[in-house]
Context: one part of a larger RNA
């Protein structure tokens, strides 16, 4: 390869948008490439496969006809395809709702913390297992007021909400994205996925500029310790913050690609409609979210209508195991830091 997988064993790309390419409703008509059915020619020898002769039989020689393939014609029209016409149940629009830390700018806001100034106030604060370094008689820590400055939003708060993933909470205001739910309208398959390729993509880290209260890698100093390049403490720099650019990585996790349609049920919880009761309720439906649990699946563990059940289409990914190595060497990217692609010798 062909088969077999891909929650934990190797194996789902972090996520999405989306060219090509693959798949893709129902109804009618036509076409007649795919398909089927018939002829008709073609299939060099020898081989193969029926059949009939020769070597006593066999291999083996020989004869005769046959097939797959291929060409032309003529038929069929159910299926795949092509073309026309239609359809509403996929998809979408248009209306009325309707929930939300979806996103982006901006503006305000009270508690803390930390500095400055004032006041009261005197001898210790502070910190730990215990200390100590540190701070304080130049007046601290504690305490009232004033005042500045950065970050971060306590209770509400959830097992809750939004979102494609990252993520995303202190009230407002503008501007925008997406969903959900109703009942008619309206377009008429406009659908699913996507190799490349384009965005987006925590935390670090890089570049310019700003900012800096607290927190802190790096650093220093006390400690502890047999040592103590550490857990602890007492300072701190770079970073955390904002702009505008890079980088693109992660246990980017549900270790669970993404779409459709089946396959018992309890019971909570968000959003939205009907019903009946109207006082709390009840019963229905549709969406999201959990947690039990049957069939069924699983090597167990699980999972189970938010499948890991049962089909379909698509895509991306594993291929003896452990180390070399997610590295080396080319390539592409990157200002770097590295990212991506990804080997082998050797060894067990």
């Nucleotide at each position: 390869u062909u088969g077999g997988g891909c929650g934990u064993a190797a194996a789902g790309c972090g996520c999405g948008c989306g060219c090509a390419g693959g798949c893709g409703g129902c109804g009618c008509a036509c076409c007649a490439g795919g398909c089927g059915g018939g002829a008709u020619c073609u299939c060099g020898a020898a081989a193969c496969c029926g059949g009939g002769g020769g070597c006593u039989c066999a291999a083996c020689c020989u004869c005769c006809g046959g097939g797959c393939g291929g060409a032309u014609c003529c038929c069929g029209a159910a299926c795949c395809g092509g073309u026309g016409u239609g359809c509403u149940c996929g998809a979408g629009u248009g209306c009325g709702g309707u929930a939300g830390a979806g996103g982006a700018a901006g503006u305000c806001g009270g508690a803390a913390u930390u500095c400055c100034c004032g006041g009261u106030g005197u001898a210790g604060c502070g910190g730990u297992g215990a200390a100590a370094u540190g701070c304080g008689c130049a007046g601290a820590u504690a305490u009232c007021g004033g005042g500045a400055a950065g970050a971060a939003c306590a209770c509400c708060g959830a097992u809750g909400g939004c979102g494609a993933a990252g993520g995303c909470a202190g009230a407002c205001u503008u501007c925008u994205g997406g969903g959900c739910c109703g009942a008619c309208a309206c377009u008429g398959a406009c659908g699913c996925u996507c190799a490349g390729g384009c965005g987006c993509g925590a935390a670090a880290g890089c570049u310019g500029g700003g900012g800096g209260a607290g927190c802190g890698a790096a650093c220093a100093g006390g400690a502890u310790u047999a040592g103590a390049u550490a857990c602890c403490c007492u300072g701190g720099u770079a970073g955390u913050c904002c702009c505008a650019g890079c980088c693109g990585u992660a246990a980017a996790c549900g270790a669970u690609g993404g779409g459709c349609a089946c396959u018992a049920g309890g019971u909570g919880u968000g959003g939205g409609g009907g019903g009946c009761a109207u006082u709390u309720g009840c019963c229905u439906u549709c969406c999201g979210u959990g947690c039990c649990g049957c069939a069924g699946c699983u090597a167990a563990c699980g999972c189970a209508u938010u499948a890991a059940g049962u089909g379909c289409c698509c895509c991306g990914c594993c291929u003896g195991g452990g180390g070399g190595a997610g590295u080396a060497c080319g390539g592409c990217c990157g200002c770097a830091a590295g990212g991506c692609u990804a080997a082998a010798a050797c060894u067990c």
Small-subunit ribosomal RNA, central domain from uncultured Cryptobacterium sp., 348 nucleotides, folded computationally.
RNAcentral holds the full RNA, with entries from ENA, Greengenes and SILVA.
It matches the Rfam family "Bacterial small subunit ribosomal RNA".
The coordinates come from a structure-prediction model, not an experiment, and the mean pLDDT is 88.